[in-house]
The RNA shown here (Bacterial RNase P class A) has 364 nucleotides and comes from a Burkholderiales bacterium.
Rfam family: Bacterial RNase P class A. Rfam links the family to the GO terms dimeric ribonuclease P complex, tRNA processing and ribonuclease P activity. The family's RNA type in Rfam is ribozyme.
A source record names the gene rnpB.
The prediction has a mean pLDDT of 78.
Of the family's consensus pairs, 95% are formed in the model.
The RNAcentral record of the sequence draws on ENA.

């Protein structure tokens, strides 16, 4: 200087008009407008995937189903997150990526291919020591019995690798080293890790198949709820007026249904809460490797609901394109926009700074 790996920040700037939402204020003067000061979108406000406040309904406890999580530790209001670790992959390396519990409790899959996919087999092959068979015999053939699983071949996987040693040919048969399993030892809060001894090898893989252990889940959601309360229609109580009328009916008696004023309650439109001071930010200190928490100042930072938060115009700055290198002309400029709150998680995303750190090349 190239290339890259991680973290952390910014999200065009500034002035001037003219408008939009809030709150305060101050006159008009109670009805909604003026004035005037101040504030007025983000990292993701998004996907609503996950967890918690918070409300309201359910609830003696516990069980069953049902879902979620799943190495080990720590962090928190919680968590599927976040931090530190351990392990396995992958990368020269900084580091990155993993649902990573249990396969000697069951059951159940393991397609194609292959002789065989799991109480293990023998297609090619290797042997034929010992039995057998020819050949007169020593030996030689033969491959009939029989013996193997070392080689080839199939597949994602073939019942420990690999060398020797042995053997008719093999074989943990045997032995060295590696893995593997039991045991015990150090280290480490663990999950490991490291060392020894024993064992001759037993227990294939699949649990993102059912399952099984182990922790956690009560339901609905700011359209939750709480409060005010027109017009209409329809319930209740008196009270008045009437002793009626209709209906059921052949008549009585009942029974039900119709007027009027007043007064209650529900409850609809619409209104006002919930509603933005909170697990809040911002400095500084201390404690932890971190993630976090603890103290002490200081701040107030949107709160709309047929839903503001915008639009012009100048100057710089960025992007395109042309240039006669003096400048010009377009683009208004990533991704996108709160709606009870918060802490995560994905996902989107122009260009740009900051630091740590690795690799490799150059000078000194």
């Nucleotide at each position: 200087g190239a290339a890259g790996c991680u973290g952390g920040c910014c999200a065009g700037a500034c002035a001037g008009u003219c408008g939009c939402u809030g709150u305060a204020c101050a006159a008009g003067c109670u009805a909604c407008g003026u004035g005037u000061a101040c504030a007025g979108a983000g990292g993701a406000a998004a996907g609503u995937c996950c967890g918690g406040g918070c409300u309201c309904c359910g609830c003696a406890g516990g069980g069953c189903a049902g879902g979620a999580u799943g190495c080990c530790g720590g962090c928190u209001a919680a968590c599927g997150g976040c931090c530190g670790g351990a392990c396995g992959c992958c990368g020269c390396g900084a580091g990155g990526c993993g649902a990573u519990g249990g396969a000697a409790a069951g059951u159940g899959c393991c397609a194609c291919a292959g002789a065989a996919a799991a109480c293990a087999u023998a297609c090619c092959g290797c042997c034929g020591a010992u039995g057998g068979c020819g050949c007169c015999a020593a030996g030689c053939g033969c491959a009939c019995a029989g013996g193997c699983a070392a080689g080839g071949g199939u597949g994602a996987a073939a019942g420990g690798g690999c060398g020797a040693g042995g053997u008719a040919a093999g074989a943990g048969c045997u032995c060295a080293c590696c893995g593997c399993a039991u045991c015990c030892g150090u280290g480490g809060u663990a999950a490991c890790a490291c060392g020894g001894a024993u064992g001759g090898c037993a227990c294939g893989g699949c649990a993102a198949a059912c399952c099984c252990c182990a922790u956690c889940c009560g339901g609905a959601g700011c359209a939750a709820g709480g409060c005010c309360a027109a017009a209409u229609a329809g319930g209740g109580a008196a009270g008045c007026g009437a002793u009626a009328g209709u209906g059921c009916g052949g008549c009585c008696c009942g029974c039900a249904c119709u007027g009027c004023u007043u007064c209650c309650g529900g409850g609809u439109a619409g209104g006002c809460u919930g509603c933005u001071a909170g697990a809040a930010c911002g400095c500084g200190c201390g404690g932890g490797c971190a993630a976090c928490c603890a103290c002490g100042c200081g701040u107030c930072c949107a709160g709309a609901u047929g839903a503001a938060u915008g639009a012009c115009u100048g100057u710089c700055g960025g992007a395109g394109c042309c240039u006669u290198c003096g400048g010009g002309c377009u683009c208004g400029c990533a991704c996108a926009g709160a709606a009870c709150c918060c802490g995560g998680c994905u996902u989107a995303c122009c260009g740009g700074c900051c630091a740590g750190c690795u690799u490799c090349u150059u000078u000194u």